[in-house]
Molecule: Bacterial RNase P class A
Organism: Rhodospirillaceae bacterium
RNA sequence: CCAGAUGGCCGGAUAGCCGCGCUCACCCUUAAAAGUGAUCGAGGAAAGUCCGGGCUCCACGGAAGUAAGGUGCCGGUUAACGACCGGCGGGGGCAACCCUAGGGAAAGUGCAACAGAAAACAAACCGCCUUGAACUUCGGUUCAAGGUAAGGGUGAAACGGUGCGGUAAGAGCGCACCGCAGGCUUGGUAACAAGCGUGGCAAGGUAAACCCCACCUGGAGCAAGACCAAAUAGGGGCGACCGAUCGGGCGGGAAACCGUGCCGGUAAAUGUGCUUCCGCACAGUCGCCCGGGUCGGUCGCACGAGGUGUCCGGUAACGGGCAUCCCAGAUGAAUGGCUAUCCCCCGGUUUCGGCCGGGGACAGAACCCGGCUUACAGGCCAUCUGGCAUU
Numbered sequence: 001c002c003a004g005a006u007g008g009c010c011g012g013a014u015a016g017c018c019g020c021g022c023u024c025a026c027c028c029u030u031a032a033a034a035g036u037g038a039u040c041g042a043g044g045a046a047a048g049u050c051c052g053g054g055c056u057c058c059a060c061g062g063a064a065g066u067a068a069g070g071u072g073c074c075g076g077u078u079a080a081c082g083a084c085c086g087g088c089g090g091g092g093g094c095a096a097c098c099c100u101a102g103g104g105a106a107a108g109u110g111c112a113a114c115a116g117a118a119a120a121c122a123a124a125c126c127g128c129c130u131u132g133a134a135c136u137u138c139g140g141u142u143c144a145a146g147g148u149a150a151g152g153g154u155g156a157a158a159c160g161g162u163g164c165g166g167u168a169a170g171a172g173c174g175c176a177c178c179g180c181a182g183g184c185u186u187g188g189u190a191a192c193a194a195g196c197g198u199g200g201c202a203a204g205g206u207a208a209a210c211c212c213c214a215c216c217u218g219g220a221g222c223a224a225g226a227c228c229a230a231a232u233a234g235g236g237g238c239g240a241c242c243g244a245u246c247g248g249g250c251g252g253g254a255a256a257c258c259g260u261g262c263c264g265g266u267a268a269a270u271g272u273g274c275u276u277c278c279g280c281a282c283a284g285u286c287g288c289c290c291g292g293g294u295c296g297g298u299c300g301c302a303c304g305a306g307g308u309g310u311c312c313g314g315u316a317a318c319g320g321g322c323a324u325c326c327c328a329g330a331u332g333a334a335u336g337g338c339u340a341u342c343c344c345c346c347g348g349u350u351u352c353g354g355c356c357g358g359g360g361a362c363a364g365a366a367c368c369c370g371g372c373u374u375a376c377a378g379g380c381c382a383u384c385u386g387g388c389a390u391u
């Protein structure tokens, strides 16, 4: 220098002006609103809502079990997890390193298209070999009966692999090495690894098919939940609308006067039934009170498994100590815009000083936290691997 691997970080900067949201202070005010000033004001993913928790309500005597769902090599971390860390086994890469749902197929059931002779207590299509018969140009050919899983061919997959021996041809039939199974020893907490000797080789694949085994899981979610509480309508309770009196009208009467809720007066209106009347009941109307829900408002709701720095323990995930900081809180939902200078990228131009034009991603909190996944212009840092060149 080229090509790569892993881990981490940044996510334009500064200033001015204008604007928005929360809180606080001042002014004004009964109180607010408005005004002035100050502090703070999106992210590494705030996203998807896929896991796990906190918190809240509901259910529940305890324990066990069934169903359903999830997880699945070993050890550790954690509040917890399907997350993370460190290992083991398997696969890929020259390497750094990467990928891996990785329990059980000797409990049972199921499945395997097409091709192929045969797809599971294996199988004879071609080929190879033996025997017999027939034919023969004496090389063989055809037919029949058997042997054979070495070779060919099919397939994703064909009942250990390579070699030597052996055989009529073959075959773990015998042997060596490799693989496999189970045994012992050693190392390791373990998964597992290594070594030694035994066995001629069974038990093909598939469990993100049913299933079996072990472990885990009550349900709903901040629109949870708690509190305050309007108008209208509806529910409950109490009282009144009564009587008398007054004015007017109307009717009767010569008049005095009598009758009459017809009108006024009232917040309001009387009606029906029982009844001789008084009165009672029911309905209606009016007033006051009570209680529930709705609109609306307040809390939940910003001090937390919190951030930063440093030291200690641990390979690490992580844990502990000390110091320091307070860091969004909207709800028809604030967090923005313009200008100037600088930074980065792209294009053009150049007298190599620069100049002109364009662009700066993905995206946007809504109870909070730990993860995972997905999106992302451009850039930075550290460690490592392979190659080339030089010394």
Base pairs, nucleotide, nucleotide: 001387002386003385004384005383006382007381008380009379010378012342013341014340015339016338017337018336020041021040023038024037025036026035043362047373048372050371051370052369053368054367055221056220057219058218068217069216070215071214072213073087074086075085076084077083088102089100090099091098092097103212104211108210109209110206111205125152126151127148128147129146130145131144132143133142134141135140160178161177162176163175164174165173179201180199181198183196184195185194186193187192225299226298227297228296235290236289237288238287239286240285241284246264247263248262249260250259251258252257270283271282272281273280274279306325307324308323309322310321311320312319313318343360344359345358346357347356348355349354